[in-house]
RNA sequence: GGCCCCAUCGUCUAUCGGUUAGGACACCAGCCUUUCGAGCUGGUAAGAGGGGUUCAAUUCCCCUUGGGGCCA
Numbered sequence: 001g002g003c004c005c006c007a008u009c010g011u012c013u014a015u016c017g018g019u020u021a022g023g024a025c026a027c028c029a030g031c032c033u034u035u036c037g038a039g040c041u042g043g044u045a046a047g048a049g050g051g052g053u054u055c056a057a058u059u060c061c062c063c064u065u066g067g068g069g070c071c072a
Stems, first nucleotide, its partner, number of pairs: 001071007010025004018055001027043005048064005
């Protein structure tokens, strides 16, 4: 330098054009317990940035940024 893949709650991940963006763990609150832990119930919290296509974009396209891989 060329090509390919990836980027979603604090973490790991699901969602392959129309959802209230779901789950697990973690965190917070309550219940329970002599206390802690465990257990149960509830809650907070997310689409890397910009542009385009579309009635509608996390999803499709382009650029940028960051990470990984292959080739030279």

A computed fold for a 72-nucleotide RNA from a Pseudomonadota bacterium, annotated as transfer RNA. It matches the Rfam family "tRNA". By type it is a transfer RNA. The RNAcentral record of the sequence draws on ENA. Its mean pLDDT, the model's own confidence on a scale to 100, is 81.